[in-house]
Molecule: small-subunit ribosomal RNA
Organism: uncultured bacterium
RNA sequence: AGAGUUUGAUCCUGGCUCAGGAUGAACGCUGGCGGCGUGCCUAACACAUGCAAGUCGAGCGAUUUACUUCGGUAAAGAGCGGCGGACGGGUGAGUAACGCGUGGGUAACCUGCCCUGUACACACGGAUAACAUACCGAAAGGUAUGCUAAUACGAGAUAAAAUACUUUUAUCGCAUGGUAGAAGUAUCAAAGCUUUUGCGGUACAGGAUGGACCCGCGUCUGAUUAGCUAGUUGGUAAGGUAACGGCUUACCAAGGCGGCGAUCAGUAGCCGACCUGAGAGGGUGAUCGGCCACAUUGGAACUGAGACACGGUCCAAACUCCUACGGGAGGCAGCAGUGGGGAAUAUUGCACAAUGGGCGAAAGCCUGAUGCAGCAACGCCGCGUGAGUGAAGAAGGCCUUCGGGUCGUAAAGCUCUGUUGCGGGGGAAAAAAGGCAGCAUCAGGAAAUGGGUGCUGACUGAUGGUGCCCCACCAGAAAGUCACGGCUAACUACGUGCCAGCAGCCGCGGUAAUACGUAGGUGGCGAGCGUUAUCCGGAUUCACUGGGUGUAAAGGGAGCGUAGACGGCCAUGCAAGCCAGGGGUGAAAGCCCGGGGCCCAACCCCGGGACUGCCCUUGGAACUGUGCGGCUGGAGUGCGGGAGGGGCAGGCGGAAUUCCUGGUGUAGCGGUGAAAUGCGUAGAUAUCAGGAGGAACACCGGCGGCGAAGGCGGCCUGCUGGACCGCGACUGACGUUGAGGCUCGAAAGCGUGGGGAGCGAACAGGAUUAGAUACCCUGGUAGUCCACGCCGUAAACGAUGACUACUAGGUGUCGGGGGACGACAGUGCCCCGGUGCCGGCGCAAACGCAAUAAGUAGUCCACCUGGGGAGUACGUCCGCAAGGAUGAAACUCAAAGGAAUUGACGGGGACCCGCACAAGCGGUGGAGCAUGUGGUUUAAUUCGAAGCAACGCGAAGAACCUUACCUGGCCUUGACAUCCCCACGGAUGCAGGGCAAUGCCUGCAGCCCCUCGGGGCGUGGGAGACAGGUGGUGCAUGGUUGUCGUCAGCUCGUGUCGUGAGAUGUUGGGUCAAGUCCCGCAACGAGCGCAACCCCUGCCCCUAGUAGCCAGCACGUAGAGGUGGGCACUCUAGGGGGACUGCCGGGGACAACCCGGAGGAAGGCGGGGACGACGUCAAAUCAUCAUGCCCCUUAUGGCCAGGGCUACACACGUGCUACAAUGGCGCGCACAGAGGGAAGCGAGGCGGCGACGCGGAGCGAAGCCCGGGAAGCGCGCCCCAGUUCGGAUUGCAGCCUGCAACUCGGCUGCAUGAAGCCGGAAUCGCUAGUAAUCGCGGAUCAGAACGCCGCGGUGAAUACGUUCCCGGGUCUUGCACACACCGCCCGUCA
Repeated sequence: AGAGUUUGAUCCUGGCUCAGGAUGAACGCUGGCGGCGUGCCUAACACAUGCAAGUCGAGCGAUUUACUUCGGUAAAGAGCGGCGGACGGGUGAGUAACGCGUGGGUAACCUGCCCUGUACACACGGAUAACAUACCGAAAGGUAUGCUAAUACGAGAUAAAAUACUUUUAUCGCAUGGUAGAAGUAUCAAAGCUUUUGCGGUACAGGAUGGACCCGCGUCUGAUUAGCUAGUUGGUAAGGUAACGGCUUACCAAGGCGGCGAUCAGUAGCCGACCUGAGAGGGUGAUCGGCCACAUUGGAACUGAGACACGGUCCAAACUCCUACGGGAGGCAGCAGUGGGGAAUAUUGCACAAUGGGCGAAAGCCUGAUGCAGCAACGCCGCGUGAGUGAAGAAGGCCUUCGGGUCGUAAAGCUCUGUUGCGGGGGAAAAAAGGCAGCAUCAGGAAAUGGGUGCUGACUGAUGGUGCCCCACCAGAAAGUCACGGCUAACUACGUGCCAGCAGCCGCGGUAAUACGUAGGUGGCGAGCGUUAUCCGGAUUCACUGGGUGUAAAGGGAGCGUAGACGGCCAUGCAAGCCAGGGGUGAAAGCCCGGGGCCCAACCCCGGGACUGCCCUUGGAACUGUGCGGCUGGAGUGCGGGAGGGGCAGGCGGAAUUCCUGGUGUAGCGGUGAAAUGCGUAGAUAUCAGGAGGAACACCGGCGGCGAAGGCGGCCUGCUGGACCGCGACUGACGUUGAGGCUCGAAAGCGUGGGGAGCGAACAGGAUUAGAUACCCUGGUAGUCCACGCCGUAAACGAUGACUACUAGGUGUCGGGGGACGACAGUGCCCCGGUGCCGGCGCAAACGCAAUAAGUAGUCCACCUGGGGAGUACGUCCGCAAGGAUGAAACUCAAAGGAAUUGACGGGGACCCGCACAAGCGGUGGAGCAUGUGGUUUAAUUCGAAGCAACGCGAAGAACCUUACCUGGCCUUGACAUCCCCACGGAUGCAGGGCAAUGCCUGCAGCCCCUCGGGGCGUGGGAGACAGGUGGUGCAUGGUUGUCGUCAGCUCGUGUCGUGAGAUGUUGGGUCAAGUCCCGCAACGAGCGCAACCCCUGCCCCUAGUAGCCAGCACGUAGAGGUGGGCACUCUAGGGGGACUGCCGGGGACAACCCGGAGGAAGGCGGGGACGACGUCAAAUCAUCAUGCCCCUUAUGGCCAGGGCUACACACGUGCUACAAUGGCGCGCACAGAGGGAAGCGAGGCGGCGACGCGGAGCGAAGCCCGGGAAGCGCGCCCCAGUUCGGAUUGCAGCCUGCAACUCGGCUGCAUGAAGCCGGAAUCGCUAGUAAUCGCGGAUCAGAACGCCGCGGUGAAUACGUUCCCGGGUCUUGCACACACCGCCCGUCA
């Protein structure tokens, strides 16, 4: 000294929480010793029992007892009397008060015992208790009669320096008055005892001590307590008191207190101090000390120096106890102790040895004050639980990547020590002074045994046989507790699985939890450690020190003004504030510093300081204050001007709406997004003329004007307020602000009475809608208007209180003024006042403000202190009401907020792109079938994929196999890998038995190398380590993939800007398919993307020539590159060229680039492919593969047979074939490309209507084969029909593959011929060699494509355009979203 927590991130505001210290504590776990402290905070609840205040025989009488030398001595208890029971001890109920604290006053007072001084004590008297007798009563107690004493009581004498009064002198004081002196009058004393010296007695004076009263200042909360007061305030008189005083009484007056908070209510003993804090403060008022109050509750007095009296009295009350029922007794808030209450607080201990107190001449007695002990880790302090050595880093635990790591020199072992403990002994030590006895000495005295001082002697200890010391003994008897996610120091494993639980805040736990529980380890503290409670701190979060109010909480709606606060210049007086010197006080303890004593410390003692305060006194006079005098700059007045929707009243005007009357005129009008309600043939709307009435004043009109704000707008008149400019005549600080108070105060609303054209809450109807108590429409009442009276609010906003001064500028505008120039229209400069914009310093969290401050200062007022609850409730005030003003709490949350940033989003904006729409062409959705999916079914219908981006997807091919599913049978080191042992050479192959099949059983043939030891390999058997798992988790992962998206974006370094998140660059102007390029620019560069580099294709060339050509030559054919020959062309496949806005024109900034043109096979990236930035979707996949963890282990593994994945009321996706004439059918005739082929493709030929079969040439393929392309073309038929369309379904007969086509294959022929006549809402693809249409090939594959991947043939239409739908990009704007609009969030109900 700070930290955590609001956000995706940031800065700020702001609350909550934590780390510290403390305690009269309590609770949990644990507990060895000692010292010093502390210990009913609750029931001021009730109390059994014992003790806590007595003492004096040297005041008195009497009695009893013991001893006696009978002289007496000693002791005891009751009584009279004296002193003390007013101290000491307890408690904190009451008390907000002169109670306490502090400082003063008493000229308004008292004071026993004590000290000093002066004087005195003469002389008498009468009683009474005890006691005795009698009586009453249960008791407590009482009555009567009789006797007696005193330091008890009474009267008298003496006395003035005492008191009171009168007169008087001197002197002093702030007033009343005091002090000193004189004179006179009146009044009051006494006690003895003991011994001979003391103790007492009386009066007075003084002192000391203690008390009483008064005053200044200080002393909690509430205004939702604003008025209180009748002895009240004062006076006069009297009484009373120690004393002043309404303290009390009578009379008189009507005062007194209060916003500087009276009264009332709540709470509370106050202080020294204690805790905390840097301090200022805040909190507390245990122990110790001072004061106060109280003593069961309430009241009262008596005695006394002192009480209204804790262990006295009386009365009343409640309670308890005794009782013979008549009546009595009692008061632990003294010490112990008991019950009760409570989270909680001790022994019915010892002693008067010390300190102190009462009494006494003294010895002494009494003392639950006190000194000690006991109990309690309740606190503080000290000590110990061992020290050294000891690595094989033991065992064991835990973790582990299995190598090891860690507990850990820790333990054991060896050596040593002995605090504490335990046992024994010593110690009469210290704590001791004192009284007594003796001796000496001193003062006084006539003297002395008496007093003071000193010395000597014996005696006195509760604690306690304690501290301390010595010896013996043994490492022996002595460690816990909390934490370990961040804050905050300390981490792993297992268990658990939003469960159990943790948590001070944030938050952990839903299968890999460092946050739960346990263990190991670690960290902290340690005889304690945690928790709870409370206080201060941190919190500058009530801000005096030391905060704020434009938007975070917070400026009153505005003005006037009271109290108050603050206040210009000069001179002077005073000295309240202020400053300085001196003095008093601020008790002790405590605190701080220094020193000392217990071994140290805690603790205790001594000295010093501080105690920030109050008071007195002396001085000062700058500032504040105050008195007085002056001044003119603040303020005001006057004079001269002009500006203005400032206010009030009266009058006038035109336009428009509506209504009425009349005319013209006919079928609609009106209204909306579209309509309807409504109006209109009884004549509307429209139009013309006339009239009525109400309200508002177009244009001018303007970030123009006026007003304090609300607010003010046609014109004229009257009355009236304010501001401004100029002049500088007058006043002379008259000022500013302003709690209360008063006034004004939009709209709506209220009351009474008018008025009512238009508009128009409510209401009605029509629409809209899922609904529509709304938005829109047609009507329409209050109201809006006027007069008078209320209301008193608002986003009453500049969300910015008023006033003053100061602090760069620029530019408009309104009002006024001054000089200059001038042609008199104006131009430019300056000043004052108002009103705007921009902007610098400065300020600010930022946004922003910026002479009209949110800057720099000053004065005054108002207001704020987390969000919700709530501007609510209650109370009070106001109001006719509506309601307004003032204004909480319980409870609840860990935030609520401000500004700015980056995204995402918007039925915000701008720009741009995409088959996105539009324009077109063809489809899907309807039918039948195929295929996938959902659902259902099933023993099983294995699993996955799920909007786009799952659904002819994983499947490029499920009859068995595949296969993961089901049923049944079977195996258990296993179908597969590594290691060990034994046996064999039996590898492997063939055959057989049995079975549904595997498993199982049997037979036969039957290894390699070798240095002969063996080795390799394999099989069988065996044991266990292990194998195996398409079991789980794609939300533990790698890899791979989809998607946004081939979209044009995504970033970095340095610099710069910003407190920061972040921005800049990447924005802007152009351009592009493109962050493509150019220009500009606080940016300059760079990277990943784009493009290019790669492949295919389009043109040409070169090279090469087992396909191509008769092009040119020759041979040759029915036909044919068939042959020789050739490589020119086509082609093939290798290389190269070609295109670059290169050229021309135009546009554009002369740029990038765009448009047009030339040339060219190709033109502005020529067409296509491969290629996919940072990232998003916890996207997909644990069933391709790999893999952590979990799970199964004669089974969730392995083998086999059969079945299933092919089910079928349904629903959806993707396709195929169609519905026909641009067609179908028949016959004939053409033209491809790219591929495949040896377990293969399979020609010619033959058979079959055909699928196909027989057969086999050729070809490992530019060679042979698949192989016949189809649409097309030509000719013919069909004639619009469920057909010569369509082909489903079914029957029969076949073919093929395969071990096997029943479940469940494909194909063929014949027959059958279903639905379907172009498809609702909706929806898909495509921009050119594309769509559409036509066929061909391939992968997989024994067989099984309408799917998929390729290939070529024929070959269109349309694009105005970017408003709209979808997706995307850039800039900008809003935002309460950030899991980001599939967001957030409100209300109701459960």